[in-house]
């Protein structure tokens, strides 16, 4: 000196379900649930990539219901060649001795 951890800063990226009750021609509004997040200007996740999508009107399991939970998933997609500060051990590469 390069790499890697975390923190920040830019950029980018995803998701917004269920259930009840008022209204109801459209439009909303309250209240539970489970989560990081269900419209917060918030979370979360950016290739060491399960944030998220496809598979799925998919299977088993629970629930008042629901991707709730687990399987699916060593599956196939998927968004940083980013700057800046730091820890420490490992590997490389130069220079010294």
């Nucleotide at each position: 000196c390069a790499c890697c951890u975390a923190c920040c800063g830019c950029u980018g990226g995803g998701g917004u379900g269920c259930u009840c009750c008022c209204a109801u021609c459209c439009g909303g509004g309250g209240a539970g649930c489970u989560g990081a997040g269900a419209c917060a200007a918030a979370c979360c996740c950016a290739u060491c990539g399960a944030a998220c999508c496809u598979g799925a009107u998919c299977u088993g399991g629970a629930u008042c219901a629901u991707g709730c939970c687990a399987g699916c998933g060593a599956a196939g997609g998927g968004a940083g060649a980013c700057g800046g500060u730091u820890c420490g051990c490992a590997u490389g590469a130069a220079c010294c001795u």